Predicted 3D model of a 73-nucleotide RNA (transfer RNA) from uncultured Endozoicomonas sp.
Its Rfam family is "tRNA". It is annotated as a transfer RNA.
The source organism's lineage runs through Bacteria, Pseudomonadota, Gammaproteobacteria, Endozoicomonadaceae and Endozoicomonas.
RNA sequence: AGUCGGUUAGCUCAGUUGGUAGAGCACCACCUUGACAUGGUGGGGGUCGCUGGUUCGAGUCCAGUACCGACUA
Numbered sequence: 001a002g003u004c005g006g007u008u009a010g011c012u013c014a015g016u017u018g019g020u021a022g023a024g025c026a027c028c029a030c031c032u033u034g035a036c037a038u039g040g041u042g043g044g045g046g047u048c049g050c051u052g053g054u055u056c057g058a059g060u061c062c063a064g065u066a067c068c069g070a071c072u073a
Base pairs, nucleotide, nucleotide: 001072002071003070004069005068006067007066010025011024012023013022019056027043028042029041030040031039049065050064051063052062053061
């Protein structure tokens, strides 16, 4: 220098054909207990790496760019 993959909640990760952004764990409140743990119910938390484009509508498609990883030279 080039090719490919990845970037989504605090963490680990889903997200199908473009059509309301989700799960588990964690966190908060309540129930349960003499207390703790477990369990149950509910809740908070998101600029989908960034910038722009296409579209009625983008996490998803296109271009550029940043970072991480692998490979080629």